[in-house]
C1' cells in the first nucleotide's frame, strides 16, 4: 500500500428567530354546581419543563399483560430436532462437535431415522437399487483361410553330359492333395479392469494374481463391529477384528423425539347523555239509559294526533297509557399507559453468552399521530484551480573502488517532463428512516469514524 476478516464506536454541536404534542404554574373570557366558601368544564395568551432509532421498519419467532375455554387424556394440526451452557421464554445468544468454503484471518450448515412402510430419481444410459452388460476383454466355436511347408502331374528357364534323341541337377509358376496358421467369425459361456451415459454407477489406489478379470489374495486409505484411553457429552485418538455393506433425497409423504389452548391493547376494566326488552312503585274504575251478565247507546273526564291557538273532528282509555325508580350500555369521558425481566457507572463470577452486588438516574405517552422549519457560526466528509517543503524520476556533474582499456560499480549533489503525497474554496455532500400496550430476539435498510486481525507486495 492493496485485498480481505472480525468485533465496535457514531448518528453532528451552539446560537437566534418563527411553530408543533404532552404536563406543571399562575391568569384571562365564557359555561356550570353550590346559599356562600369553593369547586368543575371548555378557550386565549404567557411562563416553566420534558419531547424517536438503531434500525422505532418487516409484524417472522418468543414472553409479560388481558379476556375466553380449560378434570383427563387422546386424534388432527403446527413448529422444532449434534452437545453443553445461558434466559422469564425462545425457533435467539455463547461456547464446542462433525461436514462444507477460504492460502489465512475467518465464515457457513433445519446437523435424528433411508433395512418399518410407501412412492421418487427427467433426459440419457446396459442397468437408478436385492440389479445388469451396449462397446470391450477372455475362452471355446461350425467355417473361413492371407501366409509357410510338404508333394502328384503339367509347362517352360538355367547349368552339366551326349552326334542326336535324351537323361540328371537347380530352382520358377500353375491345377490338386495333404500338415500348420495370422485374421474374420454365427453361435455358446465368463468378465465387470477399461470405454461410454449421467446430477449421482454398487468402496478407493498400488501390487500380486488370472484365459481375461474380480476384496480373488495382500498393503495403505475408507467403512462396519469389539474395545481401550480422554472428554459432563456431541466426539476424538489408538487397537483388534469383518473383505465390505440396498446409492441419493426425509425443507416427499412419514417414523421417533420434544414443545404448544384461542384471541389480541380496536386486549379489557370503570362512569355515563340517548334508545329498544325487562323489573319495582305510584295515578288513574266517571254520570245516565238498557240487559241476569258480558256488553251495547248517549253524555263527560284524561291522553294522543292533525293545528300557531281556539272550536272541531278521529284515535285510545285496565293497558300498547302517564309519571317515577331501576336495570341496560349507545355516543361520549376515565383507567389500562409507561418504575421497567428498566437504564448509566463500578466491582466480583464465567473462556463467553450471562449473572451476582454496591451506587446514582427517571428518559414521549399521544390514540389518527407533535418531536419541525429558516438563519448564523463551528465540526466532518469530497475534491477543482492553486502551492513553499517532501517522495519518486530520464540525465548531468564530483568523489571513491575495480580494471591496460573501453566501461562498470558505490556514495554525495543537482535534477527537465511528469506522477505521488501534503494542503486547499465563498463549490459540494451530509445516508436509512419515524413511536402508537410493553420487553427480549430475528431478519431487512442504511451515512461516517477509528481498531484488531489475515494475506500480498514494497522499504528499513
Nucleotide at each position: 500500500g492493496c485485498a480481505g476478516c472480525a468485533a465496535g464506536c457514531u448518528a453532528g454541536a451552539c446560537g437566534a428567530c418563527c411553530g408543533u404534542c404532552c404536563g406543571g404554574c399562575g391568569u384571562c373570557g365564557c359555561c356550570u354546581c353550590g346559599c356562600a366558601a369553593g369547586g368543575g368544564g371548555c378557550g386565549g395568551a404567557g411562563c416553566u419543563g420534558g419531547g424517536a432509532g438503531g434500525a422505532a421498519a418487516g409484524u417472522c419467532c418468543g414472553a409479560a399483560c388481558u379476556c375466553c375455554g380449560u378434570u383427563g387424556g387422546g386424534c388432527a394440526g403446527u413448529g422444532c430436532g449434534c452437545c453443553g451452557g445461558g434466559u422469564a421464554a425462545c425457533g435467539c445468544c455463547c461456547g464446542g462437535u462433525c461436514g462444507g468454503g477460504g492460502c489465512a484471518a475467518c465464515u457457513c450448515g433445519a446437523a435424528g431415522g433411508a433395512c418399518a412402510g410407501u412412492g421418487g430419481c427427467a433426459c440419457a444410459g446396459a442397468a437408478a437399487a436385492a440389479a445388469u452388460a451396449c462397446c470391450g476383454c477372455c475362452u471355446c466355436g461350425a467355417g473361413u483361410g492371407a501366409c509357410c511347408c510338404u508333394u502328384u502331374c503339367g509347362u517352360g528357364c538355367g547349368c552339366a553330359c551326349g552326334c542326336a534323341a535324351g537323361u540328371g541337377c537347380g530352382g520358377g509358376c500353375g491345377c490338386g492333395g495333404g500338415g500348420g496358421a495370422a485374421u474374420c467369425g454365427a453361435g455358446a459361456g465368463g468378465u465387470a479392469a477399461g470405454g461410454g451415459u449421467g446430477a449421482a454407477a454398487a468402496g478407493g489406489u498400488g501390487c500380486g494374481g488370472u484365459a481375461a478379470g474380480a476384496g480373488c489374495g495382500c498393503a495403505c486409505c475408507g467403512c462396519g463391529c469389539u474395545u481401550g484411553u480422554g472428554g459432563c457429552a456431541a466426539c476424538a485418538c489408538g487397537a483388534g477384528u469383518g473383505g465390505c455393506a440396498g446409492g441419493c433425497a426425509a425443507a416427499a409423504c412419514c417414523c421417533c423425539g420434544c414443545a404448544c389452548g384461542g384471541a389480541g391493547c380496536a386486549a379489557g376494566a370503570c362512569c355515563a347523555a340517548a334508545u329498544a326488552a325487562g323489573g319495582g312503585g305510584g295515578c288513574g274504575g266517571c254520570c245516565g239509559g238498557u240487559g241476569a251478565a258480558a256488553g251495547c247507546c248517549g253524555g263527560g273526564g284524561c291522553a294522543g294526533a292533525c293545528g300557531g291557538c281556539c272550536c272541531g273532528u278521529c284515535u285510545g282509555u285496565a293497558g300498547u297509557g302517564c309519571c317515577u325508580c331501576c336495570g341496560g350500555g349507545u355516543a361520549g369521558g376515565u383507567c389500562g399507559c409507561u418504575u421497567g425481566a428498566u437504564c448509566c457507572u463500578g466491582u466480583c463470577a464465567g473462556u463467553a453468552a450471562u449473572g451476582a452486588c454496591a451506587g446514582g438516574g427517571c428518559u414521549a405517552g399521544a390514540g389518527g399521530a407533535a418531536u419541525g422549519g429558516u438563519c448564523g457560526u463551528c465540526a466532518c466528509c469530497c475534491u477543482a484551480a492553486g502551492g513553499a517543503c517532501c517522495c519518486c524520476g530520464a540525465g548531468c556533474g564530483a568523489c571513491g573502488c575495480u580494471g591496460c582499456g573501453a566501461a562498470g560499480c558505490g556514495u554525495c549533489a543537482c535534477g527537465a517532463a511528469g506522477g505521488g503525497a501534503c494542503u486547499g474554496a465563498a463549490g459540494g455532500g451530509a445516508a436509512c428512516a419515524g413511536g402508537a400496550u410493553u420487553c427480549g430476539g430475528c431478519u431487512u435498510a442504511c451515512g461516517g469514524c477509528g481498531u484488531g486481525c489475515u494475506g500480498c507486495g514494497a522499504c528499513a

This is a predicted structure of a 460-nucleotide RNA (Bacterial RNase P class A) from a Vicinamibacterales bacterium. The source organism's lineage runs through Bacteria, Pseudomonadati, Acidobacteriota, Vicinamibacteria and Vicinamibacterales. A source record names the gene rnpB.